[in-house]
Context: one part of a larger RNA
RNA sequence: GGAUGAACGCUGGCGGCGUGCUUAACACAUGCAAGUCGAGCGAGAAGGGAGAUAUGGAAUCUUCGGAGGAAAUAUCUACUGGAAAGCGGCGGACGGGUGAGUAACGCGUGGGUAACCUGCCUUGUACAGAGGGAUAGCCACUGGAAACGGUGAUUAAAACCUCAUAAAACUAUAUUAUCGCAUGGUAAUAUAGUCAAAACUCAGGUGGUACAAGAUGGACCCGCGUCUGAUUAGCUAGUUGGUGAGGUAAGGGCUCACCAAGGCGACGAUCAGUAGCCGACCUGAGAGGGUGAACGGCCACACUGGAACUGAGAGACGGUCCAGACUCCUACGGGAGGCAGCAGUGGGGAAUAUUGCACAAUGGGCGAAAGCCUGAUGCAGCAACGCCGCGUGAGCGAAGAAGGCCUUCGGGUCGUAAAGCUCUGUCCUAUGGGAAGAAGAAGUGACGGUACCAUAGGAGGAAGCCCCGGCUAACUACGUGCCAGCAGCCGCGGUAAUACGUAGGGGGCGAGCGUUAUCC
Numbered sequence: 001g002g003a004u005g006a007a008c009g010c011u012g013g014c015g016g017c018g019u020g021c022u023u024a025a026c027a028c029a030u031g032c033a034a035g036u037c038g039a040g041c042g043a044g045a046a047g048g049g050a051g052a053u054a055u056g057g058a059a060u061c062u063u064c065g066g067a068g069g070a071a072a073u074a075u076c077u078a079c080u081g082g083a084a085a086g087c088g089g090c091g092g093a094c095g096g097g098u099g100a101g102u103a104a105c106g107c108g109u110g111g112g113u114a115a116c117c118u119g120c121c122u123u124g125u126a127c128a129g130a131g132g133g134a135u136a137g138c139c140a141c142u143g144g145a146a147a148c149g150g151u152g153a154u155u156a157a158a159a160c161c162u163c164a165u166a167a168a169a170c171u172a173u174a175u176u177a178u179c180g181c182a183u184g185g186u187a188a189u190a191u192a193g194u195c196a197a198a199a200c201u202c203a204g205g206u207g208g209u210a211c212a213a214g215a216u217g218g219a220c221c222c223g224c225g226u227c228u229g230a231u232u233a234g235c236u237a238g239u240u241g242g243u244g245a246g247g248u249a250a251g252g253g254c255u256c257a258c259c260a261a262g263g264c265g266a267c268g269a270u271c272a273g274u275a276g277c278c279g280a281c282c283u284g285a286g287a288g289g290g291u292g293a294a295c296g297g298c299c300a301c302a303c304u305g306g307a308a309c310u311g312a313g314a315g316a317c318g319g320u321c322c323a324g325a326c327u328c329c330u331a332c333g334g335g336a337g338g339c340a341g342c343a344g345u346g347g348g349g350a351a352u353a354u355u356g357c358a359c360a361a362u363g364g365g366c367g368a369a370a371g372c373c374u375g376a377u378g379c380a381g382c383a384a385c386g387c388c389g390c391g392u393g394a395g396c397g398a399a400g401a402a403g404g405c406c407u408u409c410g411g412g413u414c415g416u417a418a419a420g421c422u423c424u425g426u427c428c429u430a431u432g433g434g435a436a437g438a439a440g441a442a443g444u445g446a447c448g449g450u451a452c453c454a455u456a457g458g459a460g461g462a463a464g465c466c467c468c469g470g471c472u473a474a475c476u477a478c479g480u481g482c483c484a485g486c487a488g489c490c491g492c493g494g495u496a497a498u499a500c501g502u503a504g505g506g507g508g509c510g511a512g513c514g515u516u517a518u519c520c
Base pairs, nucleotide, nucleotide: 001520002519003518004517006516007515008514009513010512013390014389015388016387017386018385019383020382021348026346027345028344030343031342032341035090036089037088040087041086047080048079050077051076052075053074054073055072060067061066097301098300099299106226107225108224109223110222111221112220113219116218117217121214122213123212124211125210126209127208129163130162131161132160139152140151141150142149143148169194170193171192172191173190174189175188176187177186178185179184199206200205227273228272229271234264235263236262239261240260241259242258243257244256245255246254276298277297278296279295280291281290282289283288303324304323305322306321307320326337327336328335329334354380356379357378358377362376363374364373365372366371393423394422395421396420403414404413405412406411427461428457429456430455431454432453433452437447464509465508466507467506468505469490470489471488475504476503477502478501479500485492486491
């Protein structure tokens, strides 16, 4: 000098774009953050109009006896209506957060899989025949304070099961051809065996099953690279290898039985400490050094530890089970919870924001669609936290007012500075108009009556901070008297201090200026 997710002190006008718990992966009140499909299924509340019956008795008429029958209420019937719940499908494995752990094939880079999987999507080929038994819901009874259940009866499906059909799928055997990179792969033929489906419809379609291929996403393996310590020198028994078996989507001590005695290490094993990695960011002429906030990719984690289930995909943040700590409810028998999602609270800290608006746009889930959901996202609010831009006025105006300071008392300086005169209108204030962002004919905008435009008003509302001994740009006076104090280094202060404090003047930067911390 440059830089920062900064903080502190003084000061503070506006706008644009960004950024904002670096500490306690500390604990969390409250609300919201993942639903959707009635074009899979049964059942169907409130409400609505209609009809019937009953109660009811108004208007009106009256010979005062009565006639008449409206409104309203209740029940029932079919219709309409679609709430909440349930079965079923798809999605809750994405999106969002955090960096605790991890020195590792975790990450980066380059390869390999003749050892693998892949829902939704695209392409192609073929197919969808016949049956069955249940179970939620509903109803009845019933246990419990609750959470949540139990028994009986009954019901549907694209839920579940059986049979059929069966190849270019899979398994086994045999033969042939061909290829390679070691195990081996591919193709063809023959024989035997095994496995499937679901309907709905507005009749347009939307779905279902099997196989093949693609695309996308993942899994595993390998070469190289990836912090510090030797005041850590030896480490290792599933350890290293083999055979066989199991397991997995798949190779493999991944697991197991048996056999052998191996494997790693001064080219730093093991141990200890520290740490998410990278694209990038800061600095530097570069080489290099430092960092890993925001944005993007990968990984890991979801109160702590462990486990599996479902599923194409999870060992699953807002799923399940077990154990633990903590908090809450309880009728004491037993239950409920997990903000490292968005806001917000307490705590810690030098320190970091609103319990906001909207799905209008982009994107995601479901749906044929309309649409619903979306604290992703788009916006707004707060903060000079950063970068950038603008303003706080412009011109004229005295041999120079007043006042301050200094003075050799002559004067000098603040100083064209002010006043005064003439203007301007960026920002500002008021009034009027008023977007683009909307795609796809129309309709649809949170932001927002915002940006912007026009007119009017009026210099009116907008400057500070640090420094002035040398380094280092900028000097005098007074006060103080080794005191009070300053200080980055050298060093100032003990009676004439350009170094302390104040004033005048000056220098630097400027809505900022200094200080502290850290990196180059």
Predicted 3D model of a 520-nucleotide part of an RNA (small-subunit ribosomal RNA, 5' domain) from a Clostridia bacterium.
Its Rfam family is "Bacterial small subunit ribosomal RNA".
Model confidence (mean pLDDT): 84 of 100.
The organism belongs to Clostridia, within Bacteria.